Context: one part of a larger RNA
């Protein structure tokens, strides 16, 4: 010089940041991923038509079917010395939604949940029967692309037969088709976004010196998105190591930051990339994508509910609670912005985010006032009693309004969206209506008002700043030197002085 800092005195504002470094200990509340009715089938409301009844139309809601998203975003650093991280590169892959090209979108049928009835259970749930619907699911047709058989051939590979493999509809608009738009399904390409191999490079130990047997390295199969001992089986005996294998011990990498003139040394808090984790271990389903924080299953550990038969859970989300600890916030407000889901759109959801709140935790900025005012009150210190110092300081005098009050004024973030019209292919113009948590904030104007508003450390040398009294190796100080035993500039305290200031010292760690 520095810090996510703690502690001691002290404390006026503000504006940007930043706040569990320790128990990856446990959690009580409440949120923190849901959305679609323009895929579908019931159930229920409301208004209109029509009405004797059946009925049509339009609008709202509910579980549930099915679809798309819960693999993103938020948080952590336990693991981890590894291709986990940078950085250069490589080939044997995959990529839902998006852009771009091309070609098709045909027929047929079975279910089942919602629901209805019964039954069991304290609850969680569960079970039979019956019976519907789809972009659900099954099957046929048809195709290119791939894959297999088989012929031929200019044997890198082409070309023919043959065989397996696709689809889903809604919405508007019509008198009806044809249409318009969103969707479906094969192909091929982008584009993002992954996985997989390499070389390099970045701790600390040799009181760790050999270490392996799927181990190394072949065929041959399996497996994967895809190479590969990844796996299996057979064959060979390989393979790594003092340039440090193998074990131990510590740690998440980077960009950064921090220090230093540099070279280097330290560090990875906050942003912002990349990894691994979700109470401990393990496992697989679904998907484009996970071996899935708020899915599932099994073991274990804990805590809860219960009718004791059985059940339910997962804050390393955002608050917020207990514990640990020198310590580290509020169970706040809102989706108006920015971005995420989903939906044709209104929209809905979003502790992402965007604010506000706490706390000198840090950095910058302001302020506690200005000018005048005695050879200089008072008090207080020193004193050789002459004075000297505090000191223009203060009274007093004038002013000014950062700041304070009170009163008025009043954003910027607002872009969009909806409607009407005109012109339209998407979409442009015009015109109205609406949208702001923060906030009646900041911010700007006016009246009053010097009024609310300075401390702490230091003073022998390093190292700016000295006297007086106590006290007498004691009480004490103290970073290093050391200072104290009767005149202590060093301890204690009184003037005065010097440094920094809304802080200032002290520990702590780094350079």
């Nucleotide at each position: 010089g520095a810090u996510g800092a703690a502690c001691g005195u002290u404390g006026g504002c503000g504006g940007c940041g930043u706040g569990c470094c320790u128990g990856a200990g446990a959690u009580a509340u409440g949120c923190a991923a849901g959305u679609u009715g323009a895929g579908c089938g019931u159930c229920u409301c409301c208004u209109c038509c029509a009405a004797u009844u059946c009925g049509g139309a339009g609008g709202g809601g509910u579980a549930g079917c099915g679809g798309c998203g819960g693999a993103c975003g938020g948080c952590u650093g336990a693991g981890u010395a590894a291709c986990a991280c940078g950085u250069a590169g490589g080939g044997a892959c995959c990529u839902a939604c998006c852009c771009c090209c091309g070609c098709c979108u045909c027929a047929a049928g079975c279910a089942u949940a919602g629901c209805c009835a019964g039954c069991c259970g304290a609850a969680a749930g569960g079970u039979u029967g019956g019976g519907u619907a789809a972009u659900u699911c099954u099957u046929g047709a048809u195709g290119g692309c791939u894959c297999c058989c088989g012929a031929u051939u200019u044997u890198g590979a082409a070309u023919c037969g043959g065989g397996a493999u696709a689809a889903a509809g809604a919405a508007g608009g019509u008198a009806a088709c044809u249409c318009u738009u969103c969707g479906g399904g094969c192909g091929g390409g982008g584009a993002c976004g992954g996985a997989c191999c390499u070389g390099c490079g970045g701790c600390c130990u040799a009181u760790c010196a050999g270490g392996u047997u799927g181990u190394u390295g072949g065929u041959a199969g399996g497996g994967u998105a895809a190479c590969g001992g990844c796996c299996u089986a057979c064959c060979a005996a390989g393979c790594c190591a003092a340039u440090g294998a193998c074990g131990g011990g510590u740690a998440g990498c980077u960009g950064g930051c921090c220090u230093a003139a540099g070279a280097g040394g330290g560090u990875g808090g906050u942003c912002a990339g990349c990894c691994a984790g979700a109470g401990g271990g393990g496992c697989a389903c679904u998907g484009a994508g996970a071996c899935a924080c708020g899915g599932g299953c099994c073991c274990c550990a804990c805590u809860c509910c219960u009718a004791c038969g059985g059940g339910a859970g997962g804050c390393a989300g955002c608050a917020a609670u207990c514990a640990g600890g020198a310590a580290u916030a509020g169970u706040c407000g809102g989706c108006a912005a920015u971005g995420g889901g989903c939906g044709a759109a209104a929209g809905c959801c979003u502790g992402a985010c965007c604010g506000c709140g706490c706390g000198a935790c840090g950095c910058c900025g302001c302020g506690u006032g200005c000018g005048g005012g005695a050879a200089g009150a008072a008090g207080c210190u020193c004193g050789a009693a002459a004075g000297a110092g505090u000191g223009u300081a203060a009274a007093c005098c004038g002013c000014u309004g950062u700041g304070g009050u009170a009163g008025g004024g009043g954003a910027u973030g607002a872009a969009g969206u909806c409607c009407c019209g005109c012109a339209u292919u998407u979409u442009g113009c015009g015109g109205g209506a609406u949208u702001g948590a923060c906030a009646g904030u900041a911010c700007c104007c006016u009246g009053c008002u010097a009024g609310a508003a300075a401390g702490g450390g230091g003073c022998c040398g390093c190292u700016a700043a000295c006297u007086g009294c106590g006290u007498g190796c004691c009480a004490g100080a103290a970073g290093c030197g050391u200072c104290g035993g009767u005149a202590a500039u060093a301890c204690g305290u009184g003037g005065g002085c010097c440094c920094c200031a809304a802080a200032c010292g002290u520990u702590a760690u780094c350079c």
Molecule: small-subunit ribosomal RNA, 5' domain
Organism: uncultured bacterium